[in-house]
Context: one part of a larger RNA
RNA sequence: UUGGGUUUAAAGGGUACGUAGGUUGGACUUUAAGUCAGUGGUGAAAGUCUGUCGCUUAACGAUAGAAUUGCCAUUGAUACUGGAGAUCUUGAGUUUGGUUGAGGUAGGCGGAAUGUGCAGUGUAGCGGUGAAAUGCAUAGAUAUUGCACAGAACACCAAUUGCGAAGGCAGCUUACUAAGCCAUUACUGACGCUGAUGUACGAAAGCGUGGGUAGCGAACAGGAUUAGAUACCCUGGUAGUCCACGCUGUAAACGAUGUUCACUCGCUGUUUGCGAUAUACCGUAAGCGGCUAAGCGAAAGCAUUAAGUGAACCACCUGGGGAGUACGAUCGCAAGGUUGAAACUC
Repeated sequence: UUGGGUUUAAAGGGUACGUAGGUUGGACUUUAAGUCAGUGGUGAAAGUCUGUCGCUUAACGAUAGAAUUGCCAUUGAUACUGGAGAUCUUGAGUUUGGUUGAGGUAGGCGGAAUGUGCAGUGUAGCGGUGAAAUGCAUAGAUAUUGCACAGAACACCAAUUGCGAAGGCAGCUUACUAAGCCAUUACUGACGCUGAUGUACGAAAGCGUGGGUAGCGAACAGGAUUAGAUACCCUGGUAGUCCACGCUGUAAACGAUGUUCACUCGCUGUUUGCGAUAUACCGUAAGCGGCUAAGCGAAAGCAUUAAGUGAACCACCUGGGGAGUACGAUCGCAAGGUUGAAACUC
């Protein structure tokens, strides 16, 4: 390189948008670049292959042909691909009318719980554990009642539910805003798909500046346990967790399954539309689940939400370790990220 692969064996980029590139619907006219055919030129000789001939044979040599799969020119063909022109509506998009939801951003409000403070009642314990102790408490704790304040999270509803490109999103409400789906009239007329580089978003932890700090709680301290106990258990507790702005750019970022399109037996549950109907049953579209057939698969399993059958494009893999390391480059305040070997060894 060809071939083969990527749910779990090595392998799908965290996700989207999108540049170049690749690829791309129906019918028509034209062109003839690709493509196909004919002819001419060229493609040195030797060598190779085939036939015949010459050395007694062979090696070797002579001769004729083929081959030289290519290139150039020219004459044609026009199915397919390409170029040009005009056109169509089914792909794609826009419009109209509905509808759905924890989609996003900003503001306001609420109750339960916890903690703290003050006040009342009240008295000797409370707390914690396997058992204890550290700790708290006669300076009145724990318990209980009332009031006030603070920060964080939103019980029940709640679900194999819903929404979002992914990360993710849940008290109520207002404003702004994005999206999907359905139905249906009109419009544009291939405007599509994918997408190297790039750009944006991207949990948690972490970093910078300034706030905030109730609960929880790395580090740390003490008490236990133990042979030891730098742990598991207990009492405390700082960063952090929260907010604003900026950075970081990684996760088992998982469906361990790239995106898009087409096709392919059934049964059943559920969400949201629409049709029909007095409701229900039913039909249809878009999702979300379960079971199963063919097929696929090493098997487990997947099975119209494919891991089935095909098409387009991108990404990635090539024995284990060394190693996601070293070096270089690049990004970052740093922590580190991205790219990414080899020697050696089995």